[in-house]
Molecule: RNase P RNA; transfer RNA
Organism: soil metagenome
RNA sequence: GAGCCGGCCGGGUGGCCGCGGACGGGACUUCGUCCCGUCUGAGGAAGGUCGGGACUCCGCAGGGCAGGGUGCUGGCUAACGGCCAGUCGGGGCGACCCGAAGGAAAGUGCAACAGAGAGCAGACCGCCGAUGGCCCUCGGGCACAGGCAAGGGUGAAACGGUGCGGUAAGAGCGCACCAGCGGCCGGGGUGACUCGGCCGGCUUGGUAAACCCCACCCGGAGCAAGGCCAAGCGUGGGACGGGCGGCCCGCCCGACGUCCCCAGGUAGGCCGCAUAGAUGGAUGGCCACCCCCCGGUUUCCGGGGACAGAAUCCCGCCUAUAGGCCGGCUC
RNA sequence: GCCGGAGUAGCUCAGCUGGUAGAGCAGCUGAUUUGUAAUCAGCUGGUCGGGGGUUCGAUUCCCUUCUCCGGCU
Repeated sequence: GAGCCGGCCGGGUGGCCGCGGACGGGACUUCGUCCCGUCUGAGGAAGGUCGGGACUCCGCAGGGCAGGGUGCUGGCUAACGGCCAGUCGGGGCGACCCGAAGGAAAGUGCAACAGAGAGCAGACCGCCGAUGGCCCUCGGGCACAGGCAAGGGUGAAACGGUGCGGUAAGAGCGCACCAGCGGCCGGGGUGACUCGGCCGGCUUGGUAAACCCCACCCGGAGCAAGGCCAAGCGUGGGACGGGCGGCCCGCCCGACGUCCCCAGGUAGGCCGCAUAGAUGGAUGGCCACCCCCCGGUUUCCGGGGACAGAAUCCCGCCUAUAGGCCGGCUC
Repeated sequence: GCCGGAGUAGCUCAGCUGGUAGAGCAGCUGAUUUGUAAUCAGCUGGUCGGGGGUUCGAUUCCCUUCUCCGGCU
C1' cells in the first nucleotide's frame, strides 16, 4: 500500500416552548373539565411481512390419499428455510469466501442451432484396402466390395486418459500406470466421511431450482383473531286475543293493537393491549457549548450529520444506512 | 394491520410442460387522390421492472428486491 474476518457506536450536555401516558394534589357544579408537581415516552433495523412460535376461534377417534415444504453430518432452540461446529465440492497466491449439497446402473421426458452422428448414436474429410479382382518393369500401382474410428471438423456435451505391444489400418483387442464405478477386509471418527490393501468387469454421459422416487415435517384461519356490554328502526317468541259446542292439555289462525316481558344481533363502547403505547393520531422544535465531516477572505465564518420510524407480543432471516471506533489476520 | 394479484414495443395485450419475442393500434417511407381521410405495400421500435442463482441455454424455473392494483373492520 492492497485486502479478509469479527464486534461496537450511530451524536453528547444544559436551558426554554410544545405533545402522549401513569400517579399525586388543587379549583369549579357529582359525572367531567382545567391547572400544578413528579416519573416516563422508538430502533439497529421499529422497515419488508419471508420463515417459525406464543395467543384466539373453527375443525378433529385412528390411519391413508391428494397438496405444500425441507433435503451432507452432529449439536443448540419452544419452533424454523435460523444459529454453532465439522465433512465434501468449487473459487482465491493467501487471510478467507460460496454451496436448495439425498437419488440419474426404479422409470418417463428434454437437449434449439451447428454437426455424418445427441443416447446403448454415427462416418463428412480422413486411414487402410491384409483377403477377393485387374495391370505389372515383381519394388509396386489402380478401382470396387469391404474394414476402422487413431487424427481433423461441429457442438455446452461425441461412449475413459497416457504409454507399450499388436494390426493392412485400427480398436480395452492385450498389458502397465492413472482417473472413475462396484464389492470385500482392516485402521480413525458419534456421524457425514477419510486412509490403506485386495478383487472384479474394462467405463456404465448431462439435467431432479423437469416429472418422479426416497426420508422427515405440515389441520385451517388470523388481533380487522376472538370475548363481554349493548341504543334506535326492524325481526322472532311469550302474555293479553279468535276457532276446535263448556274447561285443561294440545293443534290451527293470527289482519290490527299494547307506557308489558324475553331473546338474538347491528351502530357504538370496553377487554384482548403490555413498567412507550394509541383517537389505531404522541415521542417534536429552538438556542448555547462540545464532537465529527466539507468549503472559505483560517485566534474565525458558513453549510452539513445518514437509513428510517413502534401498533398483540416474541425468536430469526432479508433489505436500507452519512460517518466513525476497536480487535485479530493475509499478501 | 392482515391477505391476494400484476409488471413484455409509445398504448392495449399474446407468448410459460426452457431453445435467436409476436399481434392490433400508434409512428415513418412509398403508392393511390386535385388534396386529406380511408385503403394497399414495406420499414422502424424490446435492459421481457432491477439483482443473483440452477442450466449448455431463462420472458419462462428458484431466491431476493422495487413499483402498481385489489379485498377484509